[in-house]
Context: one part of a larger RNA
RNA sequence: UGACGGGGGCCCGCACAAGCGGUGGAGCAUGUGGUUUAAUUCGAUGCAACACGAAUAACCUUACCAGGUUUUGACAUGUUGGAAAUCCCUUUGAAAAAAGGGAGUGCCCUUAAUCGGGCUCCAAACACAGGUGGUGCAUGGCUGUCGUCAGCUCGUGUCGUGAGAUGUUGGGUUAAGUCCCGCAACGAGCGCAACCCUUUUUUUUAGUUACUUUUCUAAAAAUACUGCCAAUGAUAAAUUGGAGGAAGGUGAGGAUGACGUCAAGUCAGCAUGCCCCUUAUAACCUGGGCUACACACGUGCUACAAUGGUUAAGACAACGAGUUGCAAGUUUGCGAAAACAAGCGAAUCUCUUAAACUUAAUCUUAGUUCGGAUGGUAGGCUGCAACUCGCCUAUCUGAAGCUGGAAUCGCUAGUAAUCGCCGGUCAGCUAUACGGCGGUGAAUACGUUCUCGGGCCUUGUACA
Numbered sequence: 001u002g003a004c005g006g007g008g009g010c011c012c013g014c015a016c017a018a019g020c021g022g023u024g025g026a027g028c029a030u031g032u033g034g035u036u037u038a039a040u041u042c043g044a045u046g047c048a049a050c051a052c053g054a055a056u057a058a059c060c061u062u063a064c065c066a067g068g069u070u071u072u073g074a075c076a077u078g079u080u081g082g083a084a085a086u087c088c089c090u091u092u093g094a095a096a097a098a099a100g101g102g103a104g105u106g107c108c109c110u111u112a113a114u115c116g117g118g119c120u121c122c123a124a125a126c127a128c129a130g131g132u133g134g135u136g137c138a139u140g141g142c143u144g145u146c147g148u149c150a151g152c153u154c155g156u157g158u159c160g161u162g163a164g165a166u167g168u169u170g171g172g173u174u175a176a177g178u179c180c181c182g183c184a185a186c187g188a189g190c191g192c193a194a195c196c197c198u199u200u201u202u203u204u205u206a207g208u209u210a211c212u213u214u215u216c217u218a219a220a221a222a223u224a225c226u227g228c229c230a231a232u233g234a235u236a237a238a239u240u241g242g243a244g245g246a247a248g249g250u251g252a253g254g255a256u257g258a259c260g261u262c263a264a265g266u267c268a269g270c271a272u273g274c275c276c277c278u279u280a281u282a283a284c285c286u287g288g289g290c291u292a293c294a295c296a297c298g299u300g301c302u303a304c305a306a307u308g309g310u311u312a313a314g315a316c317a318a319c320g321a322g323u324u325g326c327a328a329g330u331u332u333g334c335g336a337a338a339a340c341a342a343g344c345g346a347a348u349c350u351c352u353u354a355a356a357c358u359u360a361a362u363c364u365u366a367g368u369u370c371g372g373a374u375g376g377u378a379g380g381c382u383g384c385a386a387c388u389c390g391c392c393u394a395u396c397u398g399a400a401g402c403u404g405g406a407a408u409c410g411c412u413a414g415u416a417a418u419c420g421c422c423g424g425u426c427a428g429c430u431a432u433a434c435g436g437c438g439g440u441g442a443a444u445a446c447g448u449u450c451u452c453g454g455g456c457c458u459u460g461u462a463c464a
Base pairs, nucleotide, nucleotide: 001464002463003461004460005459007458008457009456010455011454012453013452015448016447019411020410021409022408023407026302027301028300029299030298031297032296033295034293035292042053043052064288065287066286067285068284069283070282073128077127078126079124080123081122082121083120086103087102088101089100090099091098092097106119107118108117109116130277131276133275134274135273139271140270141266142265143264144262146260151190152189153188154187155186156185157166158165159164170181171180172179196254197253198252199251201222202221203220204219205218206217207216225248228242229241230240231239232238304404308363309362310361311360312359313358314357320351321350322349325344326343329340330339331338332337370401375396376395377394378393379392380391381390417440418439419438420437421436422435423434
């Protein structure tokens, strides 16, 4: 100087407390461990791994396994020789591929015409290719975390033999090393804040497909700064209350992550040193596996019902997406869907009826008209192909479950809770996931004794 303390002081945070709703019990979905397996590819492992990489594993993906094949190679550059490329058919085969046959004699540049060069393919030999093989403890880049915590430093000066100290401590104050005052310090940098985006209010301008009072769309401005008043305070910084105002003290949300810590994560996104393989640890194909299942854990969805279930009627959004697409409408079908087919590269058309809600009826506390797992049968769709292993529909079946032990999680306002809608990925889908959007819309916070994490000062130290 740090680090640590079941030392002290001050302060903060959904940290506790006060509340609301969950998880832990059930069924299912999904990830992980374990076990199994020919293979169940690999990575991630306290917080900070476990709906994570994966914004979609039937084939492909795919890296794994079995079998069948190739060896200058699936891909790149160079050398030599030959040939148009290309298309079709037959045989063998699971396919990859192998063998045979047919059609077809090119295109571009140059030249008077050849020659020559380029494009593409085949063959040969070698330089080489190739590796999701190893090392994240050799690395770059990127990321997580402490933590959006308020800290981390430097120049000059001064003090100290020196390591270092001072500044950065102290008195107030703040969300803040924010600001004020004081002071052997005076200044400065990276952070804080502001600048950026969205939202809230107003004005102006412009606008078709929207509207014709308005609203909306998208561009430019304005607005909020403790500016005004009062009190407190040290006459300061500031705090408390008030006025005006759409909004008041950072208005709300986002992006933004200092010096560093964890030899944190990633060689499988990419790049890359070294090591290793080179008739194989490379490459192609078919099939299988990643979907297994005595079990354990995490994250979720659906419930256990009457603030509810069912039936009928009625009302109100926003964000988005669409031509290999979204599909109105009509007809057929109980339905999933099918047939025909308008419009729209979209403020025009479509997805698109939002649902919770309201009104009426019914059910009457029951394992039920709750709950929907599981299974049977019959169908539909995508796709070469739904057996392993897809989704959906109809009908029948109707399991566990009557609010969950110890323990534990989220949330302070348009938040929690609850309700639906959209999108990416995508042929299809395992989405209950993820990312957004709007609808309805609470309770509680006395307070900082305690738990956890953090900041500053101080003290002790067999620690560095």
This is a predicted structure of a 464-nucleotide part of an RNA (small-subunit ribosomal RNA, 3' major domain) from Phacus swirenkoi. Its mean pLDDT, the model's own confidence on a scale to 100, is 81. The full RNA is in RNAcentral, with records from ENA and SILVA. Rfam family: Bacterial small subunit ribosomal RNA. Its family is annotated with structural constituent of ribosome and ribosome in the Gene Ontology.